Small-subunit ribosomal RNA, 3' major domain from an uncultured organism, 484 nucleotides, folded computationally. The RNAcentral record of the full RNA draws on ENA and SILVA.
Context: one part of a larger RNA
RNA sequence: UGACGGGGGCUCACACAAGCGGUGGAGCAUGUGGUUUAAUUCGAAGCAACGCGAAGAACCUUACCCGGCCUUGACAUCGCCGGAUGCUGCUUCUGAAAGGGAGUAUGCUGCCUUUGGUGAAACGGUGACAGGUGUUGCAUGGCUGUCGUCAGCUCGUGUCGUGAGAUGUCGGGUUAAGUCCCUUAACGAGCGAAACCCCUGCCGUUAGUUGCUAACGGGCCUUCGGGCGCCGAGGACUCUAGCGGGACUGCCUCGUAAGACGGAGGAAGGUGGGGACGACGUCAAGUCAUCAUGGCCCUUAUGGCCGGGGCUACACACGUGCUACAAUGGGCGGUACAAAGCGAAGCGAACCCGCGAGGGGGUGCAAAUCGCAAAAAGCCGUCCUCAGUUCAGAUUGCAGGCUGCAAUUCGCCUGCAUGAAGGCGGAAUCGCUAGUAAUCGCGGAUCAGCUAUGCCGCGGUGAAUUUGUUCCUGAGCCUGUACA
Numbered sequence: 001u002g003a004c005g006g007g008g009g010c011u012c013a014c015a016c017a018a019g020c021g022g023u024g025g026a027g028c029a030u031g032u033g034g035u036u037u038a039a040u041u042c043g044a045a046g047c048a049a050c051g052c053g054a055a056g057a058a059c060c061u062u063a064c065c066c067g068g069c070c071u072u073g074a075c076a077u078c079g080c081c082g083g084a085u086g087c088u089g090c091u092u093c094u095g096a097a098a099g100g101g102a103g104u105a106u107g108c109u110g111c112c113u114u115u116g117g118u119g120a121a122a123c124g125g126u127g128a129c130a131g132g133u134g135u136u137g138c139a140u141g142g143c144u145g146u147c148g149u150c151a152g153c154u155c156g157u158g159u160c161g162u163g164a165g166a167u168g169u170c171g172g173g174u175u176a177a178g179u180c181c182c183u184u185a186a187c188g189a190g191c192g193a194a195a196c197c198c199c200u201g202c203c204g205u206u207a208g209u210u211g212c213u214a215a216c217g218g219g220c221c222u223u224c225g226g227g228c229g230c231c232g233a234g235g236a237c238u239c240u241a242g243c244g245g246g247a248c249u250g251c252c253u254c255g256u257a258a259g260a261c262g263g264a265g266g267a268a269g270g271u272g273g274g275g276a277c278g279a280c281g282u283c284a285a286g287u288c289a290u291c292a293u294g295g296c297c298c299u300u301a302u303g304g305c306c307g308g309g310g311c312u313a314c315a316c317a318c319g320u321g322c323u324a325c326a327a328u329g330g331g332c333g334g335u336a337c338a339a340a341g342c343g344a345a346g347c348g349a350a351c352c353c354g355c356g357a358g359g360g361g362g363u364g365c366a367a368a369u370c371g372c373a374a375a376a377a378g379c380c381g382u383c384c385u386c387a388g389u390u391c392a393g394a395u396u397g398c399a400g401g402c403u404g405c406a407a408u409u410c411g412c413c414u415g416c417a418u419g420a421a422g423g424c425g426g427a428a429u430c431g432c433u434a435g436u437a438a439u440c441g442c443g444g445a446u447c448a449g450c451u452a453u454g455c456c457g458c459g460g461u462g463a464a465u466u467u468g469u470u471c472c473u474g475a476g477c478c479u480g481u482a483c484a
Base pairs, nucleotide, nucleotide: 001484002483003481004480007479008478009477010476011475012474013473015469016468019432020431021430022429023428026323027322028321029320030319031318032317033316034314035313042053043052064309065308066307067306068305069304070303073129077128078127079126080125081124082123086108087107088105089104090103091102092101093100094099110118111117112116131298132297134296135295136294140292141291142287143286144285145283147281152191153190154189155188156187157186158167159166160165171182172181173180197275198274199273200272202245203244204243205242206241207240208239212234213233216232217231218230219228220227221226248269251263252262253260254259325425329384330383331382332381333380334379335378341372342371343370346365347364351360352359353358391422396417397416398415399414400413401412402411438461439460440459441458442457443456444455
C1' cells in the first nucleotide's frame, strides 16, 4: 500500500422490519437441463445464463440431417486464350426441384480506314483467386453486462520519508453526494456527483387549421326545456407548439458558518416528479454467429444450389409467465369517460349477407380532417345462492373461416359438442415507499399469416405500511492486524 476478520466506531440501500400482492401446489404458454433422434444447428451458465441473442423457425429464415446436383463457383478484381459463339423471348427432353441436354426467332448487340480489322461490355475456357455462421472472445478492435448513479478515482507543485509511499483525500460538522463549511503542510486542478439537455406540473405571450364554440346571426331536429360547430363568424375557453416567466433556503425561526426543524406565501419547497447521462477500475465476465480482424484449418469441399425433414421430439427436472380455484364473483341487457400510436402492395367507413370467425362493398384518408376504434374495469337493472357449481377452462370430436405456391409433420381464428386438474398451495422464495403496488383495458415494433400469455410504450381506477437499524444481504468512510 492493499486484502482480510464469526474486531470496533459512524453511515446508507425495499437490506431487514412494518405492509400489500405474488412464486413454490393445478392446467397451459415459453426458455433451459436431461433424454431421444439421421438431425433435434449454434451461443448464453451463480448474482450478472434460463419469455436471453430471436422486435415473428410451415417453405424461406437455417447455420443442422438425408438425398439430388455445381466446381473460377451465388458474389469481387486482374492476366492470358477463343471468336460473335452473346442477351432476351418461346418450344421441347429428363427431373421432386436445382441442374443437365436439344431446338427456334420478327427482337437487341461497340468502334474504325466496312465484306476486313479491332477488341470495350457480355459469353466460353484457363490461371491468379473467390467462398467458409470452420477454430481460437485465453491473440484482438468495437459493442455490452456487472459492482453501481455506489461516491469514489487521480494529477501538478510543495512538504515529510533512505525507500515503497504519505500528505492533499485526515479531523469537527453537514449533505443524496470527496455536497458544502470550519480547522489544517499543504495550495490548487482533473475525471466523476451536481448543473447544462428532454418529458411532466403553474402562469404569461405569439399563432388559429384539420383543433375549439362563451357571446352574436343563420340552418336542421325538438317533448318548446333544449340539442347538433352543420354554416357565417369569433380567439373567449379547451387544445396544439414555439418563445418566455416561475423556486433561489429568497422570507420568518435556530445556528459562527455550511446547514436544519417548522412556518408563510405559492401550481410547485428544499434535488418538485420522471428520463437521458454510468468516473479510475473489477470479473483473462459476454460476444470470432451483427460487424471488423491476426494466427490456424477446408478448397470437385468445412464452399455453392435445390427437394424433403429437423430446430415444434418427451419418462422426467428447473426458471420465467398466463389462466384459475370464485359471490369484492360469474352470465345477460342497458349506459358513460382515455392516452399514446399506426395506416398507400396500407388503414378501410356506411350499407348488405353470415349465430360467428369472416365475406361482399368501397365513401373517405399520405391523415389535429378519414380509418383502425369498441376502450375495459366503472355505473344502472336482472338472474345465479356456495355447489367442482350458471366457478374454472385443459383435452378431444365434428363443422367452418383466413393468410399463404403450400397449414400432414407444424399456423391463427369461429361455431356446436366435450367438459380434465384445480377448494388459495410444504420447506423455501420474489416485487413494491405514491399516482407507486394492485387491478383494467388500448397501441406499436417484428410481421403474408402467427403459436405474443413475450417485449416496448399508453392511459383508467387506485391502496396499505415504514415504531426502527438488534439481526440477514450488499455497499461507503475511519480504525486494527498474526496475511501478501